[in-house]
RNA sequence: AGGGGUAUAGCUUAGUGGAAAAGCGUUGGUCUUCAAAACCAUAGACGUAAGUUCGAUUCUUACUACUCUU
Numbered sequence: 001a002g003g004g005g006u007a008u009a010g011c012u013u014a015g016u017g018g019a020a021a022a023g024c025g026u027u028g029g030u031c032u033u034c035a036a037a038a039c040c041a042u043a044g045a046c047g048u049a050a051g052u053u054c055g056a057u058u059c060u061u062a063c064u065a066c067u068c069u070u
Stems, first nucleotide, its partner, number of pairs: 001070007010024004018054001027041004047063005
């Protein structure tokens, strides 16, 4: 330098065009002498910028980071 892959919540992963989901974790509550466990509830995310579309996490382009390969 060329080519390929990945980027979604604090972490691990779903989600192939129509109002983004789960587990663990955070916070609050119930229970308990206290704590843990259990149960209920809460907050939290689509790497950045454009394009296509009535509508984009999803399709296209560029860039950024990581990674594989020549």
About this RNA:
Predicted 3D model of a 70-nucleotide RNA (transfer RNA) from Gruberia lanceolata. Rfam family: tRNA. The sequence is in RNAcentral, with records from ENA.